The prediction has a mean pLDDT of 83. A computed fold for a 1453-nucleotide RNA from an uncultured marine bacterium, annotated as small-subunit ribosomal RNA. Its Rfam family is "Bacterial small subunit ribosomal RNA". The sequence is in RNAcentral, with records from ENA.
[in-house]
């Protein structure tokens, strides 16, 4: 910078990612070269062979060659050096390291200064001979030398002292030399030593430590200074600026990161420490307490003849363990260093070089050019084509770097020594010559052929460049974080393609970095983590104006130092470059020194304005303590009084006839303080309230008094602190945890009731916490206004000023809500405090408390969130506001009864399928007996019932009649009838058939959660958007809210909004009224006729069918704000949308439909296709919805008798006749319709029946018929005749309707061979009611809360069960680590004594100390535990429903 909390938005926040870097590992892959680098682990143990020797010009000896002289060799003596170099990081938190000063020291080799360098002695290895022993090795006697060893002398100069004095050296050897040693001394150089300043990790759940400990004095001991040791005397010294103590841990230049300040690191290189199995010790020495020496202890491994020995790879190589994980038992001293040596020289795993090994950096190369049929193969598509791999290949042409061969060939080499020649001061310098290469036949050149020998690795959902097919189906599987995968996965495998590095590519670990996410630079605390509950004060920070002086702090100049190597700049060298040289800057440090003086600091002196003291004045529910006051309640005692009282949502429990509640007097007793009263006052905060007194404290204002910075905060510290709780005595009216009883409930250990102990009051002591909150630490100062009210001061008119308390607001701050002089604003100082959620305010440890807890306060482990503030829905047992047959008001229903349909169920070969809350269930189906048909059984076909192409072949096809088998489907055969259309006359085109084979047809199989179209619902509800402009950081907001009004977001008016779409509304169709026009088939006033609008006339009427009016709150009155409108009239056929209907915004239900259709994928392809007969879809203890027809008298029968309509008619309606009781039949007029026909409408009037299972109801059943049709058995509809079940009006519940409606009464129509109570329509007769919106449901607007966004069918919380994970207690247990004390002491060195000598040494005893070891007490760290305790995680368990809306008892502390 990104990505991740949310449905969006901002802020907080943690997590993650993209970068760099690695001593790296691990997978896959590897062509060459060069420079680097290679046990991060067991400071585990190690076989082997090398890592320190040298000197015969120090000494004898012995051997070897020699004839000798002499020459080499060496074991020992003897000198130097084996304190260098090499290696590791165990210890160490320290003067170990850095850095910067200091001086009480010492320094071998080496340079420099002055003197010297005389004489003597006395042993000793080695050698001989012996002993001892397995061995390592010991040991006796003897003979010997020296540059070994020791005395004499001498002392320029040293040292030392009582400073007269006194001590105290030495070595030679040789090539003969002005050698090289040798001693004694000056002075330097170079290493060492010691001392101080400052810097230096973490923990306070480590708080006090120390007795050689802190100082003095005296002595000792060291190279030197110190308690460094010792003896005495003081009684100090270290600590909050972290002392002790524990953990970790080499330090530093530097590496790494990062803009930087900083973080991290401490390999390689370079400098210092420390170590060398472990733990102690001293020896020698210039220099150790010494890695490849030594003594002693331990552990370990070897050898051993059991008596005893030997031994240290954390030197190079190497093995074996550990581990992810790290290399050759190589070459050479040729070069550069080191030791000895005069030198020749000899030793040198230091070093130079080679060898693994992509470990890392740097570099090259795997070919270039050309080339389009855009080859073939792959892939992928919309598939007779095309993209895409791809100019990539094929082919043409050039070039050779690497690798290969051949063939040449290096720099690195200066030097010493040696021999010549010079120069000076006889060794040294210069100059010639001579000699030395491990690497190595290697770098490096030329030449030769040939593209010839060389490419991998990760990723492709977003971070984050790169896409698509297939396999896979929440499964295998990926993931860094989101997260992908349940049948169309660009995220999983796998292929093509791509994209990023590249002889390497990806992953892992680890650190920086982003992360201003520990914030010095550069973070914040109202509500996201975070203000201590408050006030007082110690250390500590900071602190008022002037004046003088200092010169700490600060600033400037010089000077020293701040290794080298890194880095950073030049520039130069290897073919570039890694990599090296040189040179400059740098190293931001420290130290000395000169100066400056402003500000800070020190000191002085005076000041008033912070601060405080006096006065005067006033205020208050400020403290404490005594005292009192009414009213209320309870109780006790009397009276009157009589049946209830008291309680709830309703009830009961409980009191009461043993007189209750009530009411009246008396008393008695605890507690609390109505009205004032209040947005008030006080008080640091908890917190204070009748009333009166006493005492104590404090505000505030006035003041030409005083004092003179004396202040602010404020770590540890102390005080004070609600409720409640705890002790001890009291007290007890009312209320009241626990508790009991009574309701609720599904339970109710609750919410309600009746009761009642703690407690609550007192006094006295404790506890120290609270949502102790303004969730806002305290002082100071400054910064616009406008309004209240307290307390004081001046004015007394407005009002001004001090000090409080409150409210709106500005600029400014803020993430917003907000806040805003009482700041959350602008500065300052201080103090506290935060640093993802959980775990957790938990364990443990301390500390304090009587106790309950309090304070102090983690981690293991999980998640990718958690948490604010605001938006915008959506919900709410919130809120207005408003409307609907939503309630009410009224009607008629349904649910009870038959019986029709339709689903569930449930049988079934099959009961095909869908549809399922409103929005499924008289639905798809406007009509299953076959067919329909998708289902079932059982028989058949297989390019096919249907379509297209291609080849081939016939020309008719077909109709009909026989025949043979079958249940048909279908097969097999005769036979008759007509003999396809056009034609350029070509088997030419069309058309039909048939045959084979192939593409392919076919599928009411699957996915409506892959889809189109359609369609329900929420709704005919009044809503849902847009531009531009403005607010806002931004989601978004306004507009569209507000006041009214309406049926409507209709309308108006107002307004940071103006304005515009889709919705409303009207345009469109019907019905109601007039005109006009047109009269058949309609109609008839008037004229004639006739049975009869029947004819003629006619066309006014009705009606039809066309085409125009008309209704707009226009008009009057009221009201409304003078709008919009609403209310009433008045015309009118209709009045305020006239009634009816089509008309259904943006969406939502992943709502219906793959079985209308059309379609992606996936499935089946002699079957999931076609086709046929029969069966089911009609089944039936059951359950439900929709309806029909009753239950009857407003009714049934019968018999008369009027008036409709909107429709339908040719494979039709059919009229009239005529036969049948009757469906119906025959036979037929008339009509393709205002003409004919269906057709008769029914409620209605008249009689009759008289409340009854009825002359009600017709389901059931028989028997006989009628029609439809091939066919009415499963299974149609009708007629008659008989037969007469349930049923008397219907629990809980629950629908429909607002007027030409409900009710009721018939008619008509699609479908249709025939069939319906059921759908669509029609007209006839024709009510009631509506008080009004509490109240149910449903919707709409505002507005509120919200932890909800799948959106309350939301979300969420404990317990219990079961599985895992870590983790605390736990009887003990096992270890590891301190301290203290005591035992025992090796080596060792001191001490003292003996013996010895002139003296010393060696020998010997003893003493303190002292390493391992041991013992006991105590502390600390850890592992390990039966059994237990709470947490976390988990799949859809179990109980309940505590929060979230007033979450149904507001939450909460």
């Nucleotide at each position: 910078g990104a990505g991740u909390u949310u449905g969006c938005u901002c802020a907080u926040g943690g997590c993650u990612c993209a970068g760099a870097a690695c001593g790296u590992a691990c997978g896959c892959u590897g062509g060459c070269g060069g420079c680097a680098c290679g046990c991060c682990u067991a400071a585990c143990a190690c076989a082997u062979g090398c890592a320190a020797g040298u000197c015969g010009a120090a000494c004898g000896a012995a051997g070897u060659a020699g004839c000798a002289a002499u020459a080499c060799u060496u074991a020992g003596u003897g000198g130097c050096a084996g304190a260098c170099g090499g290696g590791u990081g165990a210890g160490u938190a320290a003067c170990a390291u850095g850095u910067g000063g200091g001086u009480a020291u010492c320094u071998a080799c080496c340079c420099u200064u002055u003197g010297g360098c005389c004489u003597g002695g006395a042993a000793u290895a080695a050698c001989a001979c012996g002993a001892g022993g397995a061995a390592a090795c010991u040991u006796g006697u003897g003979c010997u030398a020296a540059u070994a060893c020791c005395g004499g002398a001498u002392a320029a100069g040293u040292c030392u002292u009582u400073a007269c004095g006194g001590a105290g050296a030495a070595a030679g050897c040789u090539u003969u030399a002005u050698g090289c040693a040798c001693c004694a001394u000056u002075g330097g150089a170079u290493g060492a030593g010691c001392c101080c300043g400052c810097a230096c990790u973490u923990g306070a759940u480590u708080a006090g430590u120390u007795u050689g400990u802190u100082g003095g004095u005296a002595g000792g001991g060291u190279a030197a200074u110190g308690g460094c040791c010792u003896a005495c005397c003081a009684a100090g010294a270290c600590u909050a600026u972290g002392a002790u103590c524990a953990a970790u841990a080499g330090c530093u230049g530097a590496u790494u990161u990062g803009a930087g300040a900083g973080g991290a690191u401490g390999a390689c290189c370079a400098g210092c420490c420390a170590c060398a199995u472990u733990g102690g010790g001293a020896c020698u020495g210039a220099g150790a307490c010494a890695c490849g020496g030594c003594c002693c202890a331990a552990a370990c491994u070897c050898c051993u003849a059991c008596g005893g020995g030997a031994g240290g790879c954390a030197g190079c190589a190497g093995u074996g363990g550990g581990g992810a994980a790290u290399c050759u038992u190589g070459c050479a001293c040729a070069a550069u260093g080191g030791a000895g040596g005069a030198a020749a020289c000899u030793c040198u795993g230091a070093u130079c070089c080679a060898g693994c090994c992509a470990u890392g950096c740097c570099g090259c190369g795997u070919g270039c050019a050309g080339g389009a049929u855009g080859a073939c193969g792959g892939c992928c598509c919309u598939a007779u084509g095309g993209g895409u791999u791809g100019u990539a290949a094929a082919c043409u042409g050039c070039u050779u770097u690497u690798a290969u061969g051949u063939a040449g060939g290096a720099a690195g080499a200066a030097a010493c020594a040696c021999u010549c020649u010079c120069a000076c001061g006889u060794g040294u310098g210069a100059g010639a010559g001579c000699u030395u290469g491990a690497c190595g036949g290697u770098a490096c050149u030329a030449c030769a052929a040939g593209a010839a020998u060389a490419a991998g690795g990760a990723c492709c959902g977003g971070c984050u460049a790169a896409c698509u097919c297939c396999g896979u189906g929440c499964c295998a599987g990926c993931a860094g974080c989101c997260g992908c995968g349940g049948u169309a996965a660009u995220a999983c495998g796998g292929a093509g393609g791509g994209u990023c590095c590249a002889a390497g590519c990806g992953u892992u670990a680890u650190c920086c970095g982003g992360a201003a996410u520990c914030a010095u630079u550069g973070g914040g605390u109202u509500u996201a983590a975070a203000g201590g509950g408050u006030c007082c004060g110690u250390a500590g920070g900071c602190g008022g104006g002037c004046u003088a002086u200092u010169a700490a702090g600060u600033c400037a100049g010089a000077g020293g130092u701040g290794a080298a190597a890194g880095u950073u700049u030049g520039c130069a060298g290897c073919u570039c470059a890694a990599c090296u040289g040189u040179a400059a800057a740098a190293u931001u440090g420290c130290c000395u020194u000169u100066g400056a003086u402003a500000c800070u600091g020190g000191u002085u002196g005076a000041c008033u304005u912070g601060a405080g003291u006096c006065a005067u004045a006033u205020g208050g529910a400020a403290g404490u303590a005594g005292a009192u006051a009414g009213a209320a309640u309870g109780u006790g005692u009397a009276g009157u009084g009589u049946a209830g009282c008291g309680g709830u949502g309703a009830a009961a429990u409980g009191c009461a006839u043993a007189g209750a509640u009530a009411u009246u007097a008396c008393a008695c007793a605890g507690a609390a303080u109505a009205c004032c009263g209040a947005u008030u006052g006080c008080g640091a905060a908890g917190g204070c309230a009748g009333u009166c007194u006493a005492c104590u404290a404090c505000g505030u204002a006035u003041g030409u008094a005083c004092u003179g910075a004396c202040g602010c905060u404020g770590a540890g510290g102390g005080a004070c602190g609600a409720a409640a709780g705890c002790g001890u005595g009291g007290g007890g009216a009312g209320c009241g945890a626990a508790c009991a009883g009574g309701a609720u409930u599904a339970g109710a250990u609750a919410c309600c009731c009746u009761g009642g102990u703690a407690g609550u009051c007192c006094a006295c002591g404790c506890c120290g916490u609270a949502a102790a909150c303004g969730a806002u630490g305290g002082a100071u100062a400054c910064u616009a206004g406008u309004u209240g009210u307290u307390g004081g001061g001046c004015a007394u008119u407005a009002g001004c000023u001090c000090a409080g308390u409150g409210a709106c607001u500005a600029a400014g701050c803020g993430a917003a809500a907000g806040u805003g002089a009482u700041a959350a604003g602008u500065a300052u100082c201080c103090c506290a405090c935060c640093u993802g959620g959980g775990g957790a305010g938990u364990a443990c440890g301390g500390u304090c408390g009587c106790a309950a807890g309090a304070c102090u306060g983690a981690a293991a482990c999980u998640c990718a969130a958690a948490g604010g503030a605001a938006u915008u829905g959506a919900c709410g047992g919130g809120g207005g506001c408003c409307c609907g047959c939503a309630c009410a008001a009224g009607c008629g229903g349904u649910g009870g009864a038959g019986c029709a349909u339709g689903u569930g169920g449930u049988u079934u070969a099959a009961u095909u399928c869908g549809a399922a809350g409103a929005u499924a269930c008289g639905c798809g189906c406007a009509g299953a007996a076959c067919c329909u048909u998708a289902c079932c059984a059982a028989c058949a076909c297989u390019u096919g019932a249907c379509a297209u192409g291609u080849u081939c072949g016939u020309c008719g096809c077909g109709a009909c009649u026989c025949u043979a088998a079958g249940a048909g489907a279908u097969u097999a055969g005769a036979g008759u009838u007509u003999u396809c259309g056009g034609u350029u006359c070509g088997g030419c085109c069309g058309g039909a058939c048939g045959a084979a084979a192939c593409a392919c047809a076919g599928g009411u199989g699957c996915u409506g959660c892959a889809u189109g179209g359609c369609u329900g619902u929420c709704g005919u509800c009044a809503g849902c958007u847009c531009g531009u402009g403005u607010c806002g950081u931004g989601a978004g907001a306004u507009g569209u809210u507000g006041g009214g009004u309406u049926a409507a977001g209709u309308c108006c008016c107002g307004c940071a909004a103006c304005g515009a779409g889709c919705g409303c509304a009207a345009c469109c169709c019907u019905c109601a009224c007039u005109u006009u026009u047109a009269g058949u088939u309609g109609c008839c006033a008037u004229c004639a006729u006739u049975a009869a609008g029947u004819u003629g006339g006619g066309c006014a009427c009705u009606c039809u069918g066309a085409a125009a009016g008309a209704a707009c709150u226009g008009c009057c009155a009221g009201u409304g704000a003078u709008a919009a409108g609403c209310u009433g009239g008045a015309g009118g056929g209709a009045g305020g949308u006239g009634g009816g209907g089509a008309u259904g915004a943006c969406g939502u239900c992943a709502a219906g439909u793959c079985c209308u259709c059309a379609u992606g994928g996936c499935c089946c392809u002699u079957a999931c296709g076609u086709g046929u007969u029969g069966g089911g879809c009609u089944a039936c203890a059951c359950a439900c919805g929709u309806g029909c027809u009753a239950c009857a008298a407003u009714g049934g029968c019968a018999u008369c008798u009027a008036c409709a309509a909107c429709a339908g008619g040719a494979a039709g309606c059919a009229a009239a006749a005529c036969g049948g009781c009757a469906a119906c039949g025959u036979u037929a007029a008339g009509c393709a319709a205002a003409u004919c026909c269906c057709g008769a409408a029914a409620a209605g009037a008249u009689g009759c029946c008289u409340c009854a299972g009825u002359u009600c109801g017709g389901a059931u059943u028989g028997c006989a018929c009628u029609c439809u049709g091939c066919a009415a058995c499963u299974c149609g509809a009708g007629u008659g005749c008989a037969u007469g079940a349930a049923g008397c009006u219907g629990g809980a519940a629950u629908u429909a309707c607002u007027a030409g409606u409900a009710a009721u009464c018939g008619u008509g129509g699609a479908u249709c061979a025939g069939c319906g109570u059921g759908c669509c329509a029609c007209g006839g007769u024709g009510a009631a009611u509506g008080c009004g919106u509490u109240c149910c449901c449903g919707g709409g607007u505002c507005u509120u809360g919200u932890a909800c966004a799948c959106a309350c069918c939301g979300c969420c919380c404990g317990u219990c069960a079961c599985a895992c994970c870590a983790u605390g207690g736990g009887a003990g247990u096992u270890g590891g680590u301190u301290c203290u004390a005591c035992c025992u002491u090796a080596a060792g060195g001191c001490a003292a004594g003996g013996u010895u000598u002139u003296a010393a040494a060696c020998c010997c005893u003893u003493g303190a100390c002292c390493a391992c070891g041991g013992u006991a007490u105590a502390g600390u760290c850890a592992g390990c535990g039966a059994c237990u305790g709470g947490g976390g995680u988990g799949a859809a368990g179990u109980c309940g429903u505590a929060a979230c809306a007033a979450g149904g008892u507001a939450a909460c502390c």